[in-house]
Context: one part of a larger RNA
């Protein structure tokens, strides 16, 4: 890893709660236990219901609460006739009708148990375990060689005798080198290993707090520890066993057949609560329910948003007039004056800002009334069952951040997506178009295409683009390029370009070493003349010298600012390989901008068939079965009111089948219906040794789960329909369990 096989909503209880049926029915039923062995028979004790209201004592169709006869709360079943009040909705009194429950039993929920089923790490308690390991106690082995050479002693020196030095001798040492034998520091290998810790080569101690045999002792909140929380049997911040024990588990995983309708939420409140749970919001499902829901118009409501506006307030907040105050000067004995490029209330002009500003003020939205639509038993109530309470991404209106985020919290009777599949968007849950009931080798559409890939126009007119711009990007830059304008100048010749002149007082004045148009300050005039500035720039130390500006000539028809706006250009740099049209490829386009005609294209829509659901309606039908009413026959019983029991006939509800029409028929989590199948079992009925059941194989039926006649092979004794009943009832996942391979 496959395969086959097992594997998870189950029992119990006079339990609750609904609902289906079924007894009995103003009543229903038991329990323990007895008797006994039947589907038995007794037990009435009790519990439910018939009557409520109080806290309760208590009262009672009323009671509680009150001082009350008042008023309020709960209550006197419903339905039907009178009548009475009230504008209406309603309410009150009266008379008739008469009031449904309980018990089984299935089925859904739930309660208590392990409670669908697997899973902790632990917690406690009785126990094994020191043959590994820590210490410890006894009694035992081991430690080749080699090397320093302490202390004592001896000789001889020395000494008054001591000290003392020297040469022996001697053999100390948690002394040196270095096998055995410990350890295990470094490296290489090995890592599915030769080995659950090893191996190579090298490393340390090797006479000692040494190594080691045997025996033996300390035990789990305890040993032991030269101390690493090591170590106590490959298990240690509390061993291992088995018990409590199926601990608990608001966690993670799993959770088996089919088909048909409906089909959600990810939100509010609360919460030792935030990935849980109550409740209520939204689904299902029974029942009750009709103008109360929905849509659209009409018409009447309330409001302060968007905008807008502020000498309409509150604040903000910019400029001029205006100048009070205060400050400075000056005068002054006090007081009190004068002035002021300071300061700047207030006032005014004028122009501007606000979620917590508003003199104002919409559109949508809300509410009401009415008319229309809609006919889907809708809204709504009351009860059974849930699930959801982690959300998402886009539009729009915010707040939060940077007016960033595939960020982040609201809003929204906005949408998908979740739970939505089908076409486009190269691929691509939230965009765009559109909601899949099944078949068909039929039609027509939308979004988005139409040159090939690749279905369908190199479609059609008129323009722009030359950037491959389209097919990413700003501020900013620029004689790109179309279209439309406004101001100039031009046949008395303009604009470019070319010849010619640009001159005089003058080298204005100042400053300057110098300043002569041309460092810099001031001024910026006069004459000549066609025309020339007290000088555009470039030049020098300063002049000089080019040039400009302005004039006349040549030529000869436009030529200059400016400005709105289409479509270009630059601005523009990443990492494997082009890589910012899906690709080929495109340029009067296969690029865009206006208009236009045809096509292609989905599970939309439509044609034709067929299935299911649900409403109508019709037949079925004077049909069959039943509750119940109402006549009416027959019988039986009577306490004569009456009761059972059956016949027939009418009425009224329910199922269940055909046929016609309309509407529906994606769905996750859930709700509800309807069937398959497996195993045993009552009950009637069938098959089988002339061959059950299983298995193989061939063929056929159903929407599906699944069935099946019949033939062949194999198998060798049971099986099988119909119809109740009762489960160890349905495998593909749980890091499932076995077991094969």
């Nucleotide at each position: 890893g496959c395969c086959u096989g097992c594997g998870a909503g189950u029992c119990a209880g006079g339990g609750a709660c609904a609902u289906g049926u079924c007894g009995c029915g103003a009543g229903g039923u038991u329990a323990a236990c007895c008797c006994g062995u039947g589907u038995g028979g007794g037990g009435u004790a009790g519990c439910c219901g018939u009557a409520g209201c109080g806290a309760a004592a208590g009262c009672g169709a009323g009671u509680c609460u009150g001082a009350a006869u008042a008023g309020g709360g709960c209550g006197u079943a419903u339905c039907c006739g009178a009548u009475c009040c009230g504008u209406a909705g309603g309410g009150g009194u009266u008379g008739g009708u008469g009031u449904a429950g309980u018990g089984g039993u299935g089925u859904g929920u739930u309660c208590u148990g392990g409670a669908c089923c697997c899973g902790a790490a632990g917690c406690g308690g009785a126990g094994u375990g020191a043959u590994c390991u820590a210490c410890c106690c006894a009694u035992g082995g081991c430690c080749a060689g080699g090397g320093u050479g302490a202390a004592g002693c001896a000789g001889c020196a020395g000494u008054a005798a001591g000290a003392u030095g020297u040469u022996g001798u001697g053999g100390a040492g948690g002394c040196c080198c270095g096998a055995a034998c410990c350890c295990a520091c470094u490296u290489a290998g090995g890592u599915u290993g030769a080995a659950g810790a090893c191996u190579g080569a090298g490393g340390g101690g090797a006479u000692g707090a040494g190594c080691u045999g045997u025996g033996g002792g300390u035990a789990g909140g305890g040993g032991u520890g030269a101390a690493a929380g090591g170590c106590c049997a490959a298990u240690c911040a509390a061993a291992c066993u088995c018990c409590g024990u199926g601990a608990u588990a608001g966690c993670u995983g799993g959770u088996u057949c089919u088909c048909c309708c409906c089909g959600a939420a990810a939100u509010g409140c609360a919460u030792u609560u935030a990935g849980g749970u109550g409740c209520a919001g939204c689904g299902u499902c029974g029942c009750a329910g009709u103008g109360u829901u929905c849509g659209u118009g009409u018409c009447g409501g309330a409001g302060g948003u968007a905008g807008a506006g502020c000498u309409a307030c509150u604040g903000g907040a910019u400029g001029g007039c205006c100048g009070a105050u205060g400050g400075g000067c000056c005068u002054c004995a006090c007081a009190a004056g004068g002035u002021u490029a300071c300061u700047g209330a207030c006032g005014u002009c004028a122009g501007c800002c606000a979620a917590a500003c508003u003199c104002c003020g919409a559109a949508u939205g809300c509410c009401g009334a009415c008319a229309c639509g809609g006919u889907g038993u809708a809204a709504u109530g009351c009860g059974g069952c849930a699930g959801u309470g982690a959300g998402a991404c886009g539009g729009c209106g915010g707040g939060g951040g940077a007016u960033a985020a595939g960020c982040u919290c609201c809003g929204u009777g906005c949408g998908u997506c979740g739970a939505g599949a089908g076409g486009g968007a190269a691929a691509c849950a939230g965009c765009c178009c559109a909601g899949a009931u099944c078949g068909c080798c039929g039609g027509c559409u939308a979004a988005g295409g139409c040159c090939c890939c690749u279905a369908a126009g190199c479609g059609u007119g008129u323009g722009c683009u030359a950037a491959g711009u389209g097919g990413a990007a700003a501020a900013g830059g620029a004689u790109g390029u179309g279209c439309a304008g406004u101001c100039g100048c031009a046949g008395a010749g303009a604009c470019a370009a070319c010849c010619a002149g640009g001159a005089g007082g003058u080298u204005g004045g100042c400053u300057u070493a110098g300043a002569a148009g041309c460092a810099g300050c001031c001024a910026c005039c006069c004459u000549u003349g066609a025309a020339a500035g007290a000088g555009u720039g470039c030049g020098u130390a300063a002049u000089a010298g080019c040039u400009c500006a302005c004039u006349g000539g040549u030529c000869a028809a436009g030529u200059g600012a400016u400005c709105c706006u289409g479509c270009g250009c630059c601005g523009a740099c990443a990492a494997u390989g082009u890589a910012g049209c899906g690709g080929g490829g495109c340029u009067c386009a296969a690029g865009u901008a206006c208009a236009c005609c045809a096509c292609c294209g989905a599970a939309g829509c439509u044609g034709c068939g067929g299935c299911a659901u649900u409403c109508a309606u019709a037949c079925g039908a004077u049909a069959g079965c039943c509750c119940g009413c109402u006549g009416u026959g027959u019988u039986c019983c009577u306490a004569c009111g009456g009761g059972g029991a059956u016949g027939c006939a009418g009425c009224c509800a329910g199922g269940u089948g055909u046929g016609u029409g309309g509407a529906u028929g994606g769905g996750u989590a859930g709700g509800g219906g309807a069937g398959c199948g497996u195993c045993g079992u009552g009950c009637a009925g069938c098959c089988g040794u002339g061959g059950a059941a299983g298995c193989a194989u061939c063929g056929g039926a159903g929407u599906g789960a699944u069935c099946c006649a019949g033939g062949u092979g194999u198998g060798g004794a049971g099986g099988c329909u119909g119809u109740g009943c009762g489960a160890g009832u349905g495998a593909g996942a749980a890091u499932g369990c076995a077991g094969g391979c």